[in-house]
RNA sequence: UUUGAUCCUGGCUCAGGAUGAACUCUUGCGGCGUGCUUAACACAUGCAAGUCGAACGGGGGUUACUUCGUGGCGAUCUUCGGAUCAAAGCGAUAUAACUCGAGUGGCGGACGGGUGAGUAACACGUGAGUAACCUGCCUUUUGCUGGGGAAUAACUGUGGGAAACCAUGGCUAAUACCGCAUGUUGUGCAUGACAGGCAUCUGUUAUGUAUGAAAGGAGAAAUCCGGCAGAAGAUGGGCUCGCGUCCGAUUAGGUAGUUGGUGGGGUAACGGCCUACCAAGCCCGCGAUCGGUAGCCGGACUGAGAGGUCGAACGGCCACAUUGGGACUGAGACACGGCCCACACUCCUACGGGAGGCAGCAGUGGGGAAUAUUGGGCAAUGGGCGAAAGCCUGACCCAGCGACGCCGCGUGAAGGACGAAGGCCUACGGGUUGUAAACUUCUUUGGGGAGGGACGAAAAUGACGGUACCUCCAGAACAAGCCACGGCUAACUACGUGCCAGCAGCCGCGGUAAUACGUAGGUGGCAAGCGUUAUCCGGAUUUACUGGGUGUAAAGGGCGCGCAGGCGGCCCCAAAAGUCAGAUGUGAAAGAUCAAGGCUUAACUUUGACAUGUCAUCUGAAACUUUGGGACUUGAGUAUCAGAGGGGAAAGCGGAAUUCCUGGUGGAGCGGUAAAAUGCGCAGAGAUCAGGAGGAACACCGGUGGCGAAGGCGGCUUUCUGGCUGACAACUGACGCUGAGGCGCGAAAGCGUGGGGAGCAAACAGAAUUAGAUACCCUGGUAGUCCACGCCGUAAACGGAUGAUUACUGGGGGUAGGGGGUAUCGACUCCCUCUGUGCCGAAGCUAACGCGAUAAGUAAUCCACCUGGGGAGUACGGCCGCAAGGCUAAAACUCAAAGGAAUUGACGGGGGCCCGCACAAGCAGUGGAGUAUGUGGUUUAAUUCGAUGCAACGCGAAGAACCUUACCAGGUCUUGACAUCCAAAGAAUCCUGAUGAAAGUCGGGAGUGCCUUAGGGAGCUUUGAGACAGGUGGUGCAUGGUUGUCAUCAGCUCGUGUCGUGAGAUGUUGGGUUAAGUCCCGCAACGAGCGCAACCCUUGCUAUUAGUUGCUAACAUUCAGAUGAGCACUCUAAUGGGACUGCCCGUGACAAGCGGGAGGAAGGUGGGGAUGACGUCAAAUCAUCAUGCCCUUUAUGAGCUGGGCUACACACGUGCUACAAUGGAUGGUACAGCGAGUCGCUAAACCGCGAGGUCAAGCUAAUCUCCUAAAGCCAUUCUCAGUCCGGAUUGCAGGCUGCAACUCGCCUGCAUGAAGCCGGAAUCGCUAGUAAUCGUGGAUCAGAAUGCCACGGUGAAUACGUUCCCGGGUCUUGUACUCACCGCCCGUCA
Repeated sequence: UUUGAUCCUGGCUCAGGAUGAACUCUUGCGGCGUGCUUAACACAUGCAAGUCGAACGGGGGUUACUUCGUGGCGAUCUUCGGAUCAAAGCGAUAUAACUCGAGUGGCGGACGGGUGAGUAACACGUGAGUAACCUGCCUUUUGCUGGGGAAUAACUGUGGGAAACCAUGGCUAAUACCGCAUGUUGUGCAUGACAGGCAUCUGUUAUGUAUGAAAGGAGAAAUCCGGCAGAAGAUGGGCUCGCGUCCGAUUAGGUAGUUGGUGGGGUAACGGCCUACCAAGCCCGCGAUCGGUAGCCGGACUGAGAGGUCGAACGGCCACAUUGGGACUGAGACACGGCCCACACUCCUACGGGAGGCAGCAGUGGGGAAUAUUGGGCAAUGGGCGAAAGCCUGACCCAGCGACGCCGCGUGAAGGACGAAGGCCUACGGGUUGUAAACUUCUUUGGGGAGGGACGAAAAUGACGGUACCUCCAGAACAAGCCACGGCUAACUACGUGCCAGCAGCCGCGGUAAUACGUAGGUGGCAAGCGUUAUCCGGAUUUACUGGGUGUAAAGGGCGCGCAGGCGGCCCCAAAAGUCAGAUGUGAAAGAUCAAGGCUUAACUUUGACAUGUCAUCUGAAACUUUGGGACUUGAGUAUCAGAGGGGAAAGCGGAAUUCCUGGUGGAGCGGUAAAAUGCGCAGAGAUCAGGAGGAACACCGGUGGCGAAGGCGGCUUUCUGGCUGACAACUGACGCUGAGGCGCGAAAGCGUGGGGAGCAAACAGAAUUAGAUACCCUGGUAGUCCACGCCGUAAACGGAUGAUUACUGGGGGUAGGGGGUAUCGACUCCCUCUGUGCCGAAGCUAACGCGAUAAGUAAUCCACCUGGGGAGUACGGCCGCAAGGCUAAAACUCAAAGGAAUUGACGGGGGCCCGCACAAGCAGUGGAGUAUGUGGUUUAAUUCGAUGCAACGCGAAGAACCUUACCAGGUCUUGACAUCCAAAGAAUCCUGAUGAAAGUCGGGAGUGCCUUAGGGAGCUUUGAGACAGGUGGUGCAUGGUUGUCAUCAGCUCGUGUCGUGAGAUGUUGGGUUAAGUCCCGCAACGAGCGCAACCCUUGCUAUUAGUUGCUAACAUUCAGAUGAGCACUCUAAUGGGACUGCCCGUGACAAGCGGGAGGAAGGUGGGGAUGACGUCAAAUCAUCAUGCCCUUUAUGAGCUGGGCUACACACGUGCUACAAUGGAUGGUACAGCGAGUCGCUAAACCGCGAGGUCAAGCUAAUCUCCUAAAGCCAUUCUCAGUCCGGAUUGCAGGCUGCAACUCGCCUGCAUGAAGCCGGAAUCGCUAGUAAUCGUGGAUCAGAAUGCCACGGUGAAUACGUUCCCGGGUCUUGUACUCACCGCCCGUCA
C1' cells in the first nucleotide's frame, strides 16, 4: 500500500546488516588486511629443486711444489773463439690444496606452491575398527659388518643425423651390481606350554627343520659419519564400518561380475579386486536407478533464537595438472616443472624427423562490469642436500599499485554584531545564510626544511631502510565532498516548465500557483568518502520444529473397504532400546566469547580461560514410552430375545391417465396464445360411447418422517440378501482407531452391441415476437429418456461449500424407533433412559457472519489439502479411455492488488407505509395563424459579453436612435479620461475667433477671489519629470460575497451513557397520530442544538383613543358635505380583545389525536406573505462589487464621428390578438382598489375628427391632478358569411419627445384588409375569492411595453380514489455500485 470508511486474510515494497564486489561524482595522510568470482582459455621471456668430491672414476682451471724439456734477463770466467751457472716466461710430469661443469652413485624431486575442472562419493565431517596392513629420514634398543667376482657410464675411437640424439669397438671406479660364508632374530612348516580374546583367532615362549644380510668413507689418531638383520616408539599413510551430508517421482523399478559361495590368482593388506565353477540372488516408496547442480569441513554473513544463505582470504582433508590412457622407479606416485602411448593445439625443420605444456611467481593476449610489479632479499621463519662450511628456495620476509575493506588522524581552536556585504525569501515591517565571515589572540597533527636514529640478531650476518620513532624551525598556512528534503523517512521555500521535459523502492507526482520534474537559496544525513546497481540473511509467524491454517478469505479427497505405516484401555513382573544422571575419551589450530598483555589509540596481534556433539565407551535410575511374560473387562466383537424401515437384487401382478387403432353417434370447427399464426379437420377432426394395442410412471397416504457409506431409494405380492436399534450380561479377552499406495461403489449426460419406444424432448423444421431473435412463447419432431450387458468416473458429488475416530463441557421445548417405572390389571397421562433427526440458546470460540453435546468449544490420534491475482486446472510428458475426455500437473510473461465479513450511503423494470395539481376528475390553454419578444443557427467590418435539461431562452436588460456600449471602421492622445506625491506658473471662472466630421489644435478678451500669527496655507486650472494610473483582458476549475435548485421537503446533528475489536449503531427504530423528527405510548437510553410550529407583516370581527384634507344621522344653509355644526356611522391609524380542540357527544389504550356538534365574524395551521436546517450540483456570476495569480502599458488603456447590438433560406421557447353570436358595432347608464406627481401631475376653458395644441387655476398631496374604470346593465343593429369576424401588411396625411426619429421610436386620421373558421404527435397551469375573464396603477424612462411588479371588478367546474406516470419522505431487502445505475462491466473489431 486493496476500502467512502472498518476489521480480517493476503501478497508486493521500504527502513537494518553484510560483500574478494562493480559503476557515477569526489579525494589529504597513515596502519593492518585484501585483490581474475569470467575462459580448468592460449601463452612470448625470465625465474620457481636441487645438493653431496667426507660414495666413485676421469677431465679442465688456478696456486704451491717435484722432475724434465724449452727459454736465455742476468752473472761469473774467458784464451774473447767461447765455456759454465742461471731468473722470468712457455710446455710436459708427479704430488697437494682450491675450484668448475658433465658422468656413475646416494638422498631429495610424492614436500613446499597453484587451482576447484571432475566428484552426490566412505569424497568430506564425526566417532569407531584394523585379530586384514605399510611406514624412508628421526628416537630407543639387540646383534652383525668375513671373504670374493663380473660389469658399466664418463673417457676414447668409428659411424649416422639438419637437429634432438643414436648405434657400435675399446678402457675404468665405487657406499653401483652379483654369488658364497655366518646368522641373534625374521619368514615358512611341524610339535608342545602359558596367557588372552571378538566367530575366523591373537600374543608370549620352547624345540626341530628349511630359507634369508651387509659398504664403506673421513681423520695422524681418538673417534665420527655410514651399512646389514631384527625388536619397540614416534610420525605419516592404506583399508573397513555406524551416523550425518542439495534438488527433481512430469526419473519406479534397477542390476549378469550383478549378489553370495568354493578353488585359484593378485595386493602392504581385506575384498568379485581378478579368474573358473556353483547357487539366484542383491538394491528399492525409510526413494533404488536416472537426470540436474555442487569440491567437503573448521568457519563467514545474518538472525532474539531455531534457522536461512555462503565456503574468497587463513587452516584441515580430497581431487586435478592441455585432454584421455598406462605403467616404471621408489618407503611413499600411477608423479604440476619424471617416463611411454593416443588425440587436439603451438613451435623448429634440410620434410626424413623433433620440441612443448604458467590451475608455481611476475608478465602477455583474450574474455569480462571487474582484480596488481616481467620489483628487492634469503636478514628472519621454514624446507631439501651435506660431517660441515655452504648451496638452492617467486615457500617466505619485504617493497610497489588499487579508498577494495576495516581502523585511526587532519582540513584548525577560543573570542567576535540586536547581526557587515553578497545571495535567497518577504506580509516590504523584516527574516535567513549567521558567530558563519571579516577582525583579535592562539596552536601545528598531516605536509615542508634540518639533525639524530632503532627493535626485529643468541657470536657474525638487515632486503625492509636512513624506514618507524625522537628533537628543532617556519607558517592557518597546502587539504570536503556526496546524497537527500510528498508519505514511509530526519530535512522547505522561490523561480522555470505545463500529462511536455522528466521523476519513481512502494504508494504515486507533472494537464499554469508542483515542498514529488529542472535550477537556486536554505535545511537534514553521512563524511575521505557518498550514492547507485547486483547478491545473501533479516523484517517475513509469508513453509509456521520453536511458530500458521482449511464453513464463507487459498485449502476436507464424491463415498467406502483395507495392506504397509502412525497411534493405542487397566493391573503385575522383568529387561533397559528411547529417556534421565555421573565418569572417561574425543570434539586440531585459527575464528567467536570473556579476562589480561603488546604496537601513542584503534583496527591488528599475543597469552590464558570458557564454550562447542542426535559422538564413543563405562556405570547407574526405572516414573513414562518401548519389548517380553502373566492377569483383567470397561474399548471391540460374538451369542440370545425383541423391533422399525421407499436399504439392495430378481420374478410376477394391478388400476388411473396420455397416445394410437377399429367401430358407433354427430356435423364444423379444433388447437394454441398477451394477441396470433404455423398445425389438424367435410377424404368427417374436436366432442362422446364401446372394444383393443402398447410403453412409461406409480396420485391420495406423504410428514424439516424413514433407510442407506455416498450416489441414491416410493403401487402391490413372493423369494434371496446387507446394515441398524433396544433389552440382557452368557462368551472371547485389546482382537482397537486412522489409513499413503491399492481395490470397489459412484447422479445426470455421453459411448458400444442388441432390444423397446406411449408421453416428454437436445438437434432440426415451421409460425410468431423483435431493429435483428441462430432465444424466451406456439405447432411439430429425431437422438435420448426405458430394458439387458459393457464402458465412462465426472457434478454447487453440498443435510453443512464443515475428513474419520474417541473423551469431556449448563439448559429448553419438538419429532421418529425402542426399553423401564408409578397407578393391584388397564387405555391415556406423568417420570427416567438409549439411538436417530430438526429448532432456540449458556460458557467458550470466531475477522465478523455465525457455531454452540449432530461444535466451528476443550483435548488426543491418523489421513487429505493450502501458501497473492491472472496465465491455468492450461501446455508438455506419463497413466487410463472406443471416443468424448479424465487423473497427475508446470513455466515464460503480467498486475499491486485479487479476496472474506461487516458498515454508511446510493441504486433496483425489490417489498411495506405515506405525501405533493403527481396521476385521476374538471376548467382554460400551448403546439396550427398573424404579430411582439428571447434563443439557436447563418450572415457580417461588427452583428459586444454572459445565461444552455428540470434549475438558459419577455433571462442579466426596471426599458440599445446619440449616450448607454463593453463590438466594428476611420481619425486622434500617451504620466494619460480617473487617484496620490513633487516642482513651476496661473485665482477659479466666463465670453469669443479660425480650422476640423468631431475629439482636438492654434489664438483673442474679461477676471484678480478665501483663510492667515503676513512667513505662508486650502481649493481649482495649466505645464513638466517619474513613481504609477488604467484594463467590461484570462481564469467562477484559485476565491469572497450574492443567487438558483433539490425544497417550505422534514429532515440534519451533538453531549453523556450503552452496544460493537472497529467502521459504526443506539438515541432518530417500534405501536398510534400529524401539514410536520407534530404529539402520545413503549424502549439502553437520557438530554440538547439547527430545522417544523409559534413570535413578525397583511387580511377577515370588534373595543378604546384620535377626528383633518376623511365622514354626515339629527339641526341650519346649499346645484354640490360647498359652508356652519357634529365625530354617532363609514373611513383613517395606534393600542388592545378574540380561537385555545376551550365546551358537548362519539371513537381511540383511560393517551396523543380523529369524526360530528354548539357557540362564534372567524374552528382545528382561518386566508396570504416574510422566513429556506445539515448539505448536493467544481450549478451561476472575475461583465454589479471585491479579490489572488497570469497577461497588456504610444495599448487589451483614453477621447471622438459614423456604424453595429434592430441583419434573415431557417428552427425553438415565452407572450399578445384572433378565428366570432356567452359575439361585433352604435347609443345610453352604473360600481373599484393599489398607487404616482414640482426637471412633475396638470383641472377648467378654447382649437383640432384625433394624436395633440394654446392659455392657465390647484397641488410637495386622505385637500389639487393623473382619474371617464372595464367587463356589467338597458336599448338598437348584424344572422353564420372569411362576414359589420379578424386585424397583419401597405399608401397618404399628421402629432409628440429629443441636438438628431434614414438605418432604428411611439401615437393619430383616412384608405388598404393578409393568414386565420378552434389547431397532429406531444405538452403546460390551476383545488376558491382559486381558474377563467375585465379593466386600473407603478418602476425603468426625454421618448419608446403584448414584458415585469402591483391593484381591484365579475366569478366557476371537479377531486371516486392512489393501480399507474413524475418527484419526495420513511422502514426493510439485494448489490461485484461509493465519480455512487448517466454506476460497474463482458465480448468482438480497430
Source information:
The RNA shown here (small-subunit ribosomal RNA) has 1390 nucleotides and comes from an uncultured bacterium. Its mean pLDDT, the model's own confidence on a scale to 100, is 84.